Description:
Predicted 3D model of a 538-nucleotide part of an RNA (small-subunit ribosomal RNA, 5' domain) from a metagenome. The full RNA is in RNAcentral, with records from SILVA.
Context: one part of a larger RNA
């Protein structure tokens, strides 16, 4: 000099864009952060309409019971999602990360392309009801019911396999080809036409092949400190056989051999998430890894599996532990390193805000619902950038302060005063973009046909931010300057007080009676909505 997720002191007008728990991965009150589908399914409640029966009435109608349809809603079965998104950096010196390769050793829901199938049947169960236990959380039993839930049979293009043939030097093994009589699929819902049988559209379902995407595994190389750590290692190193996995492998196991690593630093100890990058520097290098992006690890602590295409799963389950809460003392409940917020520790880090309008995600045929992702607003001079705090004229150089050699000098065109301007703030009006889709209707193409698909047109509606940005007008210099320094380094000097005292200080050093170095004043210098100090890095 530059830099910072900074802090502290003094001061503080506006705006834009960023940024904000670095310490206790300490503990957490409260609210919200993952749901959705009735076009998979049965049921409860309720509303409306239609209708049947009964009773009352001359009738309109009223009441009661029932049936059907449509709608709303509730819990449940079922499907998909909850493995994404969001947070944190504890652990980890490791194939964790980066980079370059490999898998003839692998899997992949939804999605895309192509092909095959979608036939027949069965038994349960939740819910509801009844009963028992319990303070509660909940739990047990009985009866009963549905499905795109579950199970069986059929079909088998395709896939898998026993087996067969050929080849590789070889028995096991590998490659190529063939391949069964063996194994392996399924589910409906909503419409349209039709008297019906039936035909048909869309979505969904199932199997196979390929792709895409995502993931798993293996290897080369690269990047911390320490030798005051020198030897380490028995599943250890390899083989053979098996088990296990989606898959290779001591991943696991039985047997056999005695290997494997190491001064090119093994093993141990310390520290640490890694990278793109950031800061600095002419560069080489050094330091760092906040924000943003990629990967990894973790979710109160430790362990385990289940479900699933995917987890050994932050807002799932089980076991153990610590802590906290409820309790009828028998027993239960909980997990903010999600967004806000509280306490604590700390030099120190924000609102218990608005909206799903946009972008993206989940579910759904769609309308739509959900979304503390996200988009916004709020707070903090925490940072960077921009703007303003006025402009021109104005000398008898006013008053006043300070200095003075008492003549005067200086603050100083500075002020007053005159004439202007109107940025920002204030105030009165106007007032955005971000919105196009989706939806409905119509037309055309496709089609045997269509309410389907595609294309086009028209209609209708949707903005949190926000009455904001921006813009027009009004008024009036009115509302807006401080901080540090002035002995040398280092730009800037005098007076008074003090008297080795009080004090200053980054280094050298000042102060013991004329201190440009302490304190105050006037003046000056440098930066400026900031200025200094401290800390850290180069």
């Nucleotide at each position: 000099g530059a830099a910072c997720g900074a802090a502290c002191g003094g001061u503080g007008g506006c705006g834009g864009c960023g940024u904000g728990g670095a310490u206790a991965a300490g503990a957490c009150a409260u609210g919200c952060a993952a749901g959705u589908c009735g076009a998979a399914c049965g049921g409860g409640a309720u509303u409306u309409u239609a209708u049947u029966u009964g009773u009352a009435g001359c009738a309109a109608u009223a009441c009661a019971a029932g049936u059907a349809a449509a709608g709303u809603u509730c819990a449940g079965u079922g499907g998909c999602g909850c493995a994404a998104g969001g947070g944190u950096g504890c652990g980890u010196a490791a194939c964790a990360c980066g980079u370059g390769g490999g898998c003839a050793a692998u899997c992949u829901g939804c999605c895309c392309a192509g092909g095959g199938a979608c036939g027949c049947g069965g038994g349960a169960u939740a819910g509801c009801u009844c009963g028992g236990c319990g303070a509660a959380a909940g739990u047990c039993g009985a009866a009963u019911u549905a499905a795109u839930a579950c199970c069986g049979c059929a079909u088998a293009a395709g896939g898998c396999u026993a087996u067969c043939g050929g080849g590789g030097a070889c028995a096991u093994c590998c490659c190529c080809g063939a391949g069964a009589c063996g194994c392996u699929a399924a589910a409906g819902a909503c419409g349209g036409c039709g008297c019906a049988a039936g035909c048909u559209g869309u979505c969904a379902u199932u199997c196979c092949u390929g792709g895409a995407u995502g993931a798993g595994c293996c290897c080369g190389c690269g990047g911390c400190c320490u030798a005051u750590c020198a030897g380490c290692u028995a599943g250890u190193u390899g083989g053979c056989g098996g088990g296990g996995u989606a898959a290779c492998g001591g991943c696991c196991c039985a047997c056999c051999a005695a290997g494997g690593c190491u001064a090119u630093g093994a093993c141990g100890g310390g520290u640490a998430g890694c990278u793109g990058g950031u800061c600095u520097g002419a560069g080489a290098g050094g330091a760092c890894g906040a924000c943003c992006a990629g990967c990894c690890a973790c979710a109160c602590u430790g362990g385990a599996a289940c479900u699933g295409a995917g987890a050994c799963a932050c807002g799932g389950u089980c076991c153990a532990g610590a802590c906290a809460c409820c309790u009828a003392c028998g027993g239960g409940u909980g997990g903010c390193a999600g967004c806000a917020g509280u306490c604590g520790a700390g030099a120190a880090u924000u609102u218990u805000u608005c909206u799903c309008a946009a972008u993206g995600g989940g579910c759904g045929a769609a309308a739509g619902c959900c979304u503390g992702a996200a988009g916004g607003a709020g707070c903090g001079a925490c940072g960077c950038c921009g703007c303003g705090u006025g402009g021109a004229g104005g000398a008898u150089g006013a008053a006043g302060g300070c200095c003075u050699u008492c003549g005067g000098g200086u603050c100083g065109u500075a002020a007053a005063c005159u004439c202007c301007u109107g940025u920002c703030a204030u105030u009165u009006g106007g007032g955005a973009a971000c919105a196009a889709a989706a939806c409905u209707u119509c037309u055309g193409u496709u089609u045997a046909a269509c309410u389907g698909a595609c294309a086009g047109a028209a209609g209708c509606u949707u903005g949190a931010u926000a009455g904001u940005a921006c813009u027009a007008g009004a008024a009036g210099a009115g509302g807006a300057a401080g901080a540090g320094a002035c002995g040398g380094c280092u730009a800037a000097c005098u007076c008074u007080g003090u008297g080795c005292c009080a004090g200053c200080a980054g280094c050298c050093g000042c102060g013991g009676u004329a201190a440009u170095a302490c304190a105050g004043a006037g003046g000056u210098c440098u930066c400026a909505a900031c200025c200094g100090u401290u800390g850290u890095u180069c």